[in-house]
RNA sequence: UGAGGUGUAGCCAAGCGACAAGGCAGCGGACUUUGGCUCCGUCAUAGUUGGUUCGAAUCCAGCCACCCCAG
Numbered sequence: 001u002g003a004g005g006u007g008u009a010g011c012c013a014a015g016c017g018a019c020a021a022g023g024c025a026g027c028g029g030a031c032u033u034u035g036g037c038u039c040c041g042u043c044a045u046a047g048u049u050g051g052u053u054c055g056a057a058u059c060c061a062g063c064c065a066c067c068c069c070a071g
Stems, first nucleotide, its partner, number of pairs: 001070002004067004010024003026042005047063005
């Protein structure tokens, strides 16, 4: 420099145009003499800025970060 891929919660990770699952962790509560276990509840407008659409995590474009390939 050229081509490709990825970006969703503190961490891991689903979704494939119609109000964002799940696990671990955290917080609150129940239980318990305390802790632990168990149970209930709670916690993300999605890297960023625009565009398309009645509707976008999802499609398109720019930018940013990271990974990989070629030179």
A computed fold for a 71-nucleotide RNA from a Synergistaceae bacterium, annotated as transfer RNA. The prediction has a mean pLDDT of 81. The source organism's lineage runs through Bacteria, Thermotogati, Synergistia, Synergistales and Synergistaceae. It matches the Rfam family "tRNA". The family's RNA type in Rfam is transfer RNA.